Predicted 3D model of a 62-nucleotide RNA (Fluoride riboswitch aptamer (crcB RNA motif)) from Hephaestia caeni. It matches the Rfam family "Fluoride riboswitch aptamer (crcB RNA motif)". Its family is annotated with response to fluoride and positive regulation of gene expression in the Gene Ontology.
RNA sequence: CCACGAAAAGGGAAUGGCGUCUCCCUCAACCGCCCAUUCGGGCUGAUGACUCCUACGAAACG
Numbered sequence: 001c002c003a004c005g006a007a008a009a010g011g012g013a014a015u016g017g018c019g020u021c022u023c024c025c026u027c028a029a030c031c032g033c034c035c036a037u038u039c040g041g042g043c044u045g046a047u048g049a050c051u052c053c054u055a056c057g058a059a060a061c062g
Stems, first nucleotide, its partner, number of pairs: 009026005016053002019050003032043004
């Protein structure tokens, strides 16, 4: 210096926050979907899952 393993710690799971659970990663995990040769056009959801809050959207009632 390189490789592997272990431990500790940390990070991530398409847009926010607290908590819980699950999974993934060790410089990687992760960075939504559809159509189209290109230009370009269209669509869903604040979650990986759950309770709540915030923002947004739809419908109904007062």
Notes: Of the family's consensus pairs, 100% are formed in the model. Taxonomically the source falls in Hephaestia (Bacteria, Pseudomonadota, Alphaproteobacteria, Sphingomonadaceae). Its mean pLDDT, the model's own confidence on a scale to 100, is 77.